The part of an RNA shown here (small-subunit ribosomal RNA, 3' major domain) has 475 nucleotides and comes from a metagenome. The RNAcentral record of the full RNA draws on SILVA. Rfam family: Bacterial small subunit ribosomal RNA. The coordinates come from a structure-prediction model, not an experiment, and the mean pLDDT is 82.
Context: one part of a larger RNA
RNA sequence: UGACGGGGGCCCGCACAAGCGGAGGAGCAUGUGGUUUAAUUCGAUGAUACGCGAGGAACCUUACCUGGGCUUGAAAGUUAGUGACAGUCCCUGAAAGGGGAUCUUCCGCAAGGACACGAAACUAGGUGCUGCAUGGCUGUCGUCAGCUCGUGCCGUGAGGUGUUGGGUUAAGUCCCGUAACGAGCGCAACCCCUAUCAUUAGUUGCCAACAGGUUAAGCUGGGGACUCUAAUGAGACUGCCCGCGCAAGCGGUGAGGAAGGUGGGGAUGACGUCAAGUCAUCACGGCCCUUACGUCCAGGGCUACACACGUGCUACAAUGGUAGAUACAGCAGGUUGCCACAUGGUAACAUGGAGCUAAUCCCAAAAGUCUAUCUCAGUUCGGAUUGAGGUCUGCAACUCGACCUCAUGAAGCUGGAUUCGCUAGUAAUCGGAAAUCAGCAAUGUUCCGGUGAAUACGUUCCCGGGCCUUGUACA
Numbered sequence: 001u002g003a004c005g006g007g008g009g010c011c012c013g014c015a016c017a018a019g020c021g022g023a024g025g026a027g028c029a030u031g032u033g034g035u036u037u038a039a040u041u042c043g044a045u046g047a048u049a050c051g052c053g054a055g056g057a058a059c060c061u062u063a064c065c066u067g068g069g070c071u072u073g074a075a076a077g078u079u080a081g082u083g084a085c086a087g088u089c090c091c092u093g094a095a096a097g098g099g100g101a102u103c104u105u106c107c108g109c110a111a112g113g114a115c116a117c118g119a120a121a122c123u124a125g126g127u128g129c130u131g132c133a134u135g136g137c138u139g140u141c142g143u144c145a146g147c148u149c150g151u152g153c154c155g156u157g158a159g160g161u162g163u164u165g166g167g168u169u170a171a172g173u174c175c176c177g178u179a180a181c182g183a184g185c186g187c188a189a190c191c192c193c194u195a196u197c198a199u200u201a202g203u204u205g206c207c208a209a210c211a212g213g214u215u216a217a218g219c220u221g222g223g224g225a226c227u228c229u230a231a232u233g234a235g236a237c238u239g240c241c242c243g244c245g246c247a248a249g250c251g252g253u254g255a256g257g258a259a260g261g262u263g264g265g266g267a268u269g270a271c272g273u274c275a276a277g278u279c280a281u282c283a284c285g286g287c288c289c290u291u292a293c294g295u296c297c298a299g300g301g302c303u304a305c306a307c308a309c310g311u312g313c314u315a316c317a318a319u320g321g322u323a324g325a326u327a328c329a330g331c332a333g334g335u336u337g338c339c340a341c342a343u344g345g346u347a348a349c350a351u352g353g354a355g356c357u358a359a360u361c362c363c364a365a366a367a368g369u370c371u372a373u374c375u376c377a378g379u380u381c382g383g384a385u386u387g388a389g390g391u392c393u394g395c396a397a398c399u400c401g402a403c404c405u406c407a408u409g410a411a412g413c414u415g416g417a418u419u420c421g422c423u424a425g426u427a428a429u430c431g432g433a434a435a436u437c438a439g440c441a442a443u444g445u446u447c448c449g450g451u452g453a454a455u456a457c458g459u460u461c462c463c464g465g466g467c468c469u470u471g472u473a474c475a
Stems, first nucleotide, its partner, number of pairs: 001475002003472003007469007015459002019422005026314008034305002042053002064300007076123004081117003087102006105114003125289002128287003134283002136278003139274001141272001146185006152161003165176003191266004196234007206223002210221003237260001240254001241252004316415001320374007333362002337356002341352004381412001386407007428451007
């Protein structure tokens, strides 16, 4: 100087407390361990692995296994040589591949070039190893308020001071003091979205007034008022008032205001820590393989199953289930697409078919509301499992897809110790969209809106962190 202490002081955080809803019990989905296997490819492992890499494993993907092939190679470059290549057909084969027949160049005067085949040679190739050789990227402490430097001063020196102290703040934020005076990286602000208003603009959006028109409908003429769209501005700064205070600032059922003291959210992550993670995104040093650890193909596997754990979904019901009627979003997406509408089908869907390259057309809500019924039961709860029949995608649904219909109707009556999330348009609850994608194992992920709470006395205690101080046989 640090680190540590079941030392002290001050302070903060959904850290505790106060509340609300979960997990831990059940079934299923998914990931992991283990076991099994020819193979169940590899990585990730306290917090910081385990719905993680994977934002789509039937083939492909695919890296694994079995079997069948190739060896300058699947792809790319250079150099001779050949002349077409492609197409069509036959034999063999699971395919890859192997063998054969047929038909055969183009540009250019020429030189030469294009394209393909091809011996040989130089290059290839490797998801093989090392993340403890590395770059880049990332997690975490932590959006915590810290981490440093120049000069000066102090100290023999390591180092200190500044950065400590008194206040204050979300903040090393600001003020006062001060052997320090300044500065940098962080904080804040500048950026984006959102809440209010104004201006400009007015189609595909809107419709107040005027006119036309309809069973109805901005449907039409028209209009720019309003909503909205999307660009530019305004607006919030403790600016004003009162109280406290030297100041910074704090308090107020204050005024005004759409918004009040960081208005709400996002992006943004200092010096560093964990030899943290990644050689399988990529790049790269070294090592290793080179008729194979490269490469092509078929089939299988990654989907196994005495078991254990994590994360979720669905429930155990009446604040509910079922049936009928009926209302209201926002963000996105759409031509190999979204599909109105009609017809067939109980349905998944099919067949016709309008519109839309989209503020124009389509996808397109649910919880809610109204009515009826069920009456506390393993039930009209719950839907696992299984049987049968179908639909769709796709060369192909056996291993191993989703969906529909009928039948079947398991466990489960609120879950031990323990444990997780959340402070407001939040939790809870309800549906919707998108990426990936032929299809889909999505209950996942990332967004979007609808309905919409309770509680916080407080900081004694648990956990993590910051500053000061103290002890130490630790570095």